[in-house]
RNA sequence: UGAGUGGGUCGGAUGGUCGCGGGCCUUUGUGCCUGAGGAAAGUCCGAGCUCCAUAGGGCAGGAUGCUGGGUAACACCCAGUGGGGGUGACCCUAAGGCUAGUGCCACAGAAAUAUACCGCCCGUCAUGGGUAAGGGUGAAACGGUGAGGUAAGAGCUCACCAGCGGCUGGGUGAUCAGUCGGCUAGGUAAACCCCAUCCGGAGCAAGGCCAAAUAGAGGAGAAGGGGCUGCCCGUCCCGUAGGACUCCUGGGUUGGCUGCUGGAGAUGCUAGGUAACUAGCGUCCAAGAUAGAUGAUCAUCGAAAACAGAACUCGGCUUACGGACCCACUCAACAC
Numbered sequence: 001u002g003a004g005u006g007g008g009u010c011g012g013a014u015g016g017u018c019g020c021g022g023g024c025c026u027u028u029g030u031g032c033c034u035g036a037g038g039a040a041a042g043u044c045c046g047a048g049c050u051c052c053a054u055a056g057g058g059c060a061g062g063a064u065g066c067u068g069g070g071u072a073a074c075a076c077c078c079a080g081u082g083g084g085g086g087u088g089a090c091c092c093u094a095a096g097g098c099u100a101g102u103g104c105c106a107c108a109g110a111a112a113u114a115u116a117c118c119g120c121c122c123g124u125c126a127u128g129g130g131u132a133a134g135g136g137u138g139a140a141a142c143g144g145u146g147a148g149g150u151a152a153g154a155g156c157u158c159a160c161c162a163g164c165g166g167c168u169g170g171g172u173g174a175u176c177a178g179u180c181g182g183c184u185a186g187g188u189a190a191a192c193c194c195c196a197u198c199c200g201g202a203g204c205a206a207g208g209c210c211a212a213a214u215a216g217a218g219g220a221g222a223a224g225g226g227g228c229u230g231c232c233c234g235u236c237c238c239g240u241a242g243g244a245c246u247c248c249u250g251g252g253u254u255g256g257c258u259g260c261u262g263g264a265g266a267u268g269c270u271a272g273g274u275a276a277c278u279a280g281c282g283u284c285c286a287a288g289a290u291a292g293a294u295g296a297u298c299a300u301c302g303a304a305a306a307c308a309g310a311a312c313u314c315g316g317c318u319u320a321c322g323g324a325c326c327c328a329c330u331c332a333a334c335a336c
Base pairs, nucleotide, nucleotide: 001332002331003330004329005328006327007326008325009324010323012301013300014299015298016297017296018295020035021034022033023032024031025029037307041318042317044316045315046314047313048312049203050202051201052200056237057236058235059234061199062198063197064196065195066080067079068078069077070076081095082093083092084091085090096194097193101192102191103188104187105186117135118134119131120130121129122128143161144160145159146158147157148156162184164181165180166179167178168177169176170175207258208257209256210255217249218248219247220246221245228242229241230240231239265284266283267282268281269280270279271278272277
């Protein structure tokens, strides 16, 4: 200097004029304070909260799937281990079990839970016997490479590897290292399944209160203290209640208040921890709309603008995205 990898900050600022939503009363005033995001998006996970409900236990069903830690919890985060990619910084991982069982491996090929088409060797008049090193097919053919050995070959033997198993040692653990051994009929569980752990359901249009109105409307059905009916995914037991029942036709209320924002909150310092994070002390209060609010304009600065607008709240993940800046690390070239 160039090319990369990982992370962070900002999303306009200052002053004036007019205009919107909320709050306060100190003087109701030209008053004061305050007013969308890093993703507010997706609605994909996890919860807080509300109701069923005074509860519980199973089955079915569903989710997660290497180990340890963090957290209110999680499919999230941190740190590791195994595998894969990259020269590297780093990135990805659907990563338990095929020795519980059941399936599948098309086509090609001689053969895909089991071999002999070609080939090689031996032998016969012929039929034949041995072989799985070489060739061919295929994603995959009774472990791979090399040497010895053999009639020709083969873990037949040996060396080095891979796989599987035993022993010893390190580690909380996943696993790693060393050593020994028979020589080895595979793959697939993002196939059914098995194993381990976890899970009640529905949702702020949840729920509560007030006011008002009408038709205290009409019809059908089962039961009668029970082996019946109801109790918010299905089903069983238990528990509990006795019209809190089921179905159909029709009418009224489309109003207001609340839930609704002080929180698993934000932030500074200190301590512990590799880290995620935890604890202590201090400071701060940053929207609560509901035909749904934050806009226009002037001046200066300026890289100034992409993706894009809260609707109960929070912790994550995923997706979209313009420009500027900062930190750490990697590689290449050059110079000293």